[in-house]
RNA sequence: GCGCUCCUAGCUCAGCUGGAAGAGCAACUGGUUUACACCCAGUAGGUCGGCGGUUCGAGCCCGCCGGAGCGCA
Numbered sequence: 001g002c003g004c005u006c007c008u009a010g011c012u013c014a015g016c017u018g019g020a021a022g023a024g025c026a027a028c029u030g031g032u033u034u035a036c037a038c039c040c041a042g043u044a045g046g047u048c049g050g051c052g053g054u055u056c057g058a059g060c061c062c063g064c065c066g067g068a069g070c071g072c073a
Stems, first nucleotide, its partner, number of pairs: 001072007010025004019056001027043005049065005
């Protein structure tokens, strides 16, 4: 330099054929305990990497940019 894959909650990842976002862990609150942990119940947490475009509607489709990884040279 060229090609391919990926970027979604603090972390690891789902998300179908475009109809509007979820799980596990972590955090917090309550229960339990003398107390902590474990366990049980619940709560909060997201401009879906950035900017545009298409569309009635975009995490999903298109373009550019940024970042990570793999391959070729």
Molecule: transfer RNA
Organism: Corynebacterium otitidis ATCC 51513